[in-house]
RNAcentral holds the full RNA, with entries from ENA and SILVA. The part of an RNA shown here (small-subunit ribosomal RNA, central domain) has 346 nucleotides and comes from an uncultured prokaryote. The coordinates come from a structure-prediction model, not an experiment, and the mean pLDDT is 87. It matches the Rfam family "Bacterial small subunit ribosomal RNA". Its family is annotated with ribosome and structural constituent of ribosome in the Gene Ontology.
Context: one part of a larger RNA
């Protein structure tokens, strides 16, 4: 390199938009690039392979043959690819009616808890543990009840459940916005799929500037365990948790499983639409599970939501360790990201 791989063994980019590139329905017309056929030119000599000859033999030379798998020039041939036209609807999309949602974004709104404080009322303990003990508390704690304010999060409903590309999303009510699904089968006619770079969004913790700060809590501090205890248990506490703006760009970013399309036995549960005698009978369409055939795996398992059977396009892997390290580069305030080796060693 040819291959073989990519759930769990090395490997599927964290996600989507999309350039270049690559592959791309159905019937014709036209060429005749590709491609397949015949001619002719060439395609040096040597080497190579094969016959065969001269050195005693071989190496080695000579003679002769085929090879030189390609190139160019013509004449066909036209199935498949192209290319240019032309048509078509089934693949995309466009309209119209409905439907659905915890989909985004921006405002406001409600209880419960929870600290805190301000009153009443009451006395001696509270709290906290495997036992304590630091700690609070006669300056009146804790419990109680009544009132205020404060930030942060939404119990029940709730689920094997919805939406969303993924990351994520849930008090309730509003504007705006964006999607999918069904139905109708009007319209447009291949306008499609994948996507190197690339751009966009992208959980936590992190960082900048400006607020805010109830709770919880890294560092920390002290009390406890202990041979010690820079840990686990307790009692405090600051960043940080929260909002705005930028920045970061990483995760077991997981379904450890790329995307699109196509085929391939049942069975049962769900959500939402439509049909339908209105009945959770039945059909059918999108999702969401759950168990099985076949086939498939090493096997556990997967199985119309493939890990089957197949087509394309993109990604990635090639023994362990060194090492996601060094050392250049790009990026970033910085923390560090991406890219990403070798020596050596078993």
């Nucleotide at each position: 390199u040819u291959g073989g791989g990519u759930u769990u063994a090395a490997a599927g980019g964290g996600u989507g938009c999309g350039u270049a590139g690559g592959c791309g329905g159905g019937c014709g017309u036209a060429u005749a690039a590709g491609u397949c056929a015949g001619a002719g030119g060439u395609g040096a000599a040597a080497u190579c392979u094969c016959c065969u000859u001269g050195c005693u033999c071989a190496a080695c030379a000579g003679g002769g043959a085929a090879a030189c798998u390609g190139c160019c020039u013509u004449u066909g041939a036209u199935a498949c690819u192209g290319u240019a036209u032309g048509u078509c609807u089934u693949g995309a999309g466009u309209u119209a009616u409905g439907u659905u949602a915890g989909c985004g974004u921006a405002g406001g709104u409600g209880g419960a808890a929870u600290g805190u404080g301000g009153c009443a009322a009451g006395u001696a303990g509270c709290g906290g543990u495997g036992a304590a003990a630091u700690g609070c508390a006669u300056a009146g704690a804790u419990a109680u009840g009544u009132c205020a304010c404060a930030g942060a999060a939404c119990g029940c409903c709730g689920a094997u459940c919805g939406a969303g590309a993924a990351a994520u999303c849930a008090u309730c009510c509003u504007a705006c916005g964006g999607a999918a699904c069904a139905u109708a089968c009007a319209c447009u006619g291949a306008c499609g799929c994948u996507g190197a770079g690339g751009c966009a969004c992208g959980a936590a913790a992190g960082c900048g500037u400006g607020g805010g700060u109830a709770u919880c809590a890294a560092a920390c501090a002290g009390g406890a365990u202990u041979a010690g205890a820079u840990a686990c248990c307790c009692u405090g506490g600051u960043a940080g948790u929260c909002c705005a703006c930028g920045c970061a760009g990483u995760a077991a970013a997981c379904g450890a499983u790329g995307a699109u399309g196509a085929c391939u036995g049942g069975a049962u549960g769900u959500u939402u639409g439509c049909c339908g005698g209105c009945a959770u009978a039945g059909g059918u369409a999108a999702g969401c599970g759950u168990c099985u055939a076949a086939g498939c795996g090493a096997a556990a398992g997967c199985a119309u939501u493939a890990a089957g059977u197949c087509a394309u396009c993109c990604a990635c892997c090639u023994g362990g360790g060194g090492a996601g390290u060094a050392c250049g580069a790009c990026g970033g305030c910085a923390a560090c990201g991406u890219u990403g080796a070798a020596a050596c060693u078993c």